This is a predicted structure of a 120-nucleotide RNA (FMN riboswitch aptamer (RFN element)) from Faecalibacterium duncaniae. Taxonomically the source falls in Faecalibacterium (Bacteria, Bacillati, Clostridia, Oscillospiraceae). Its mean pLDDT, the model's own confidence on a scale to 100, is 83.
RNA sequence: AGUUCGUUUCAGGGCGGGGUGAGAUUCCCCACUGGCGGUACAGCCCGCGACCACCCGCAAGGGUGUUGACCCGGUGAGACUCCGGGGCCAACGGUAUAGUCCGGAUGCAAGAAACGGCAG
Numbered sequence: 001a002g003u004u005c006g007u008u009u010c011a012g013g014g015c016g017g018g019g020u021g022a023g024a025u026u027c028c029c030c031a032c033u034g035g036c037g038g039u040a041c042a043g044c045c046c047g048c049g050a051c052c053a054c055c056c057g058c059a060a061g062g063g064u065g066u067u068g069a070c071c072c073g074g075u076g077a078g079a080c081u082c083c084g085g086g087g088c089c090a091a092c093g094g095u096a097u098a099g100u101c102c103g104g105a106u107g108c109a110a111g112a113a114a115c116g117g118c119a120g
Stems, first nucleotide, its partner, number of pairs: 002118001004117007016030004031100002033090002035048004043088002052065005070086005092103003
């Protein structure tokens, strides 16, 4: 020091109060939360993971696809990222209708770090 290989570890947060009801952390009012990389510091800009669907496979696993949401003003060389204001979004199964409860999941994983090897 990286065009490289391996090992290990880590890698998702949040319902508190009130109302209705036989029953709701699920409905209604208020509240609360924000994975990873990039970029002027980002849940809602670009990309990725997870979830989900389909296909191949005895299986391990592989492939394809799908996948939510932002505006205005200010500062600045530069910000849909900062500051001010007002908004919006959040897989599947279960259950009184769930981003926040329970479950698949002591799982998977984007990726992060450390250590070791190796080319130079």